Predicted 3D model of a 358-nucleotide RNA (Bacterial RNase P class A) from a Moraxellaceae bacterium. The sequence is in RNAcentral, with records from ENA. Taxonomically the source falls in Moraxellaceae (Bacteria, Pseudomonadati, Gammaproteobacteria, Moraxellales). The coordinates come from a structure-prediction model, not an experiment, and the mean pLDDT is 78. Its Rfam family is "Bacterial RNase P class A". By type it is a ribozyme. The gene name in the source record is rnpB.
RNA sequence: GGAGUCGGCCGGGCGAUCGCUGCUGCAGCAAUGCAGGGGAGGAAAGUCCGGGCUCCAUAGGGCAGAGUGCCAGGUAACGCCUGGGCGGCGCGAGCCGACGGAAAGUGCAACAGAGAGCAGACCGCCGAACGGCCUCACGUAAGUGGGGUGCGUGGUAAGGGUGAAACGGUGCGGUAAGAGCGCACCACGAGUCUGGUAACAGACCGGUACGGCAAACCCCACUCGGAGCAAGACCAAAUAGGGUUCCAUUUGCGCGGCCCGCGCAGGAACCGGGUAGGUUGCUUGAGCCCACUGGCGACGGUGGGCCUAGAGGAAUGAUCGCCCUCGACAGAACCCGGCUUACAGGCCGACUCCACUU
Numbered sequence: 001g002g003a004g005u006c007g008g009c010c011g012g013g014c015g016a017u018c019g020c021u022g023c024u025g026c027a028g029c030a031a032u033g034c035a036g037g038g039g040a041g042g043a044a045a046g047u048c049c050g051g052g053c054u055c056c057a058u059a060g061g062g063c064a065g066a067g068u069g070c071c072a073g074g075u076a077a078c079g080c081c082u083g084g085g086c087g088g089c090g091c092g093a094g095c096c097g098a099c100g101g102a103a104a105g106u107g108c109a110a111c112a113g114a115g116a117g118c119a120g121a122c123c124g125c126c127g128a129a130c131g132g133c134c135u136c137a138c139g140u141a142a143g144u145g146g147g148g149u150g151c152g153u154g155g156u157a158a159g160g161g162u163g164a165a166a167c168g169g170u171g172c173g174g175u176a177a178g179a180g181c182g183c184a185c186c187a188c189g190a191g192u193c194u195g196g197u198a199a200c201a202g203a204c205c206g207g208u209a210c211g212g213c214a215a216a217c218c219c220c221a222c223u224c225g226g227a228g229c230a231a232g233a234c235c236a237a238a239u240a241g242g243g244u245u246c247c248a249u250u251u252g253c254g255c256g257g258c259c260c261g262c263g264c265a266g267g268a269a270c271c272g273g274g275u276a277g278g279u280u281g282c283u284u285g286a287g288c289c290c291a292c293u294g295g296c297g298a299c300g301g302u303g304g305g306c307c308u309a310g311a312g313g314a315a316u317g318a319u320c321g322c323c324c325u326c327g328a329c330a331g332a333a334c335c336c337g338g339c340u341u342a343c344a345g346g347c348c349g350a351c352u353c354c355a356c357u358u
Stems, first nucleotide, its partner, number of pairs: 001354010012323007020039002023036005041329001045340002048338005053228004065224005070084005085099001086097004100219002105217002107213002122160002124156003129153003132149007168186006187208001188206002191204005232280004242271006251265005287306008324327001
């Protein structure tokens, strides 16, 4: 100097004027006015996980269902984070991974192919064994022995071929040709020992028995009640309806006709529930910053300091001036912890690789 990896941070600045909306103070009976001070984000987004809070449900246990899934830790909790293991990618810094179980059982594998699960012989390879055929030798003959052929029975699975996948791989030995048949290395293992909390790793041992798929059913382990701030709580009209008490019972209706009585229809007072409306829930919180401290780290502990939007048809804006590198994605709605997605441009730190110079 170039190319990269990881982590953190910023996201136009300053001023003036006029607004909008909470808070505090003062004035005012009030409406309101004046002054001071606060007023979007790193994602406020998607609403995908986890929790707080609220109401409902709930003895305990099981089944069903859903989710998670290497190991250990962190946390209020998580599908998040940290550290580690294993596998893959990269020269490397680093990055990525639905990464439990296939010897519990059931099942699946199109096409191609001889054969697709405890399989198989199409092309090949062989001529060991038995038979056939040809031939040679010996024998009078029956026959015996040798050689050849690859014709039948047969041996084989090294090589070719099919397939996503063919019942361990490579090499040497071995053999008629071959084959874990033997050996070495690798792979594999419900073996032993060692290290590690564990996942797992290493050494020794075992000659092979063991294919794939669990984002197929399933098995194993762990977790999970439902609804959501339009949750919920409080105050509370008008109108209609309800309850209690009292008054009236002239009249009407009912109690089969009549009388008494009772009930309903009437009036007044009181009570409680719901609706409109209002208030609250609402922002002090698993909060932020600093120091010390335990831990590799996520994170925890102690002390000190700070208060940092709270609207509710929904405020956080507009105009002007100056400057610069001319400004991306985007707008709170109960609150937090995550994940994911969007993002012009810029700053800082740590590290890796390449080239060159000293």